c-di-GMP-I riboswitch aptamer from a Bacteroidota bacterium, 90 nucleotides, folded computationally. It matches the Rfam family "c-di-GMP-I riboswitch aptamer". Its family is annotated with cyclic-di-GMP binding in the Gene Ontology. The RNAcentral record of the sequence draws on Ribocentre. NCBI's taxonomy places the organism under Bacteria, Pseudomonadati, Bacteroidota. The prediction has a mean pLDDT of 84.
RNA sequence: UGUGGCAGGAGGCAAACUACGGGAAACCAUAGGGCGCAAAGCUAAAGGGCCUAAAUCCUAAAAAAGGACAAGGUAGCCUGGCGUACCGAC
Numbered sequence: 001u002g003u004g005g006c007a008g009g010a011g012g013c014a015a016a017c018u019a020c021g022g023g024a025a026a027c028c029a030u031a032g033g034g035c036g037c038a039a040a041g042c043u044a045a046a047g048g049g050c051c052u053a054a055a056u057c058c059u060a061a062a063a064a065a066g067g068a069c070a071a072g073g074u075a076g077c078c079u080g081g082c083g084u085a086c087c088g089a090c
Base pairs, nucleotide, nucleotide: 005087012037013036017032018031019030021028022027035076041082042081043080046079047078048077049074050073051072056068057067058066059065
């Protein structure tokens, strides 16, 4: 210097679930918790996937109901991006 992450150490993050708050929901913040993670750091206005469907639109005389739809989410779904980043075996 940093390929690979099969060495050792230190530290880091935090799934389900619980409490409380926000939200139409998906989901999110905080605290507990700890399934896992070597980028489980950031990016959702880079692309795809997935979740939700409030508003809107369509069906309907209207209501009820049904359907479509992301501008709402997910970076712990994948790829890409970042003058990003701990250790340093062989």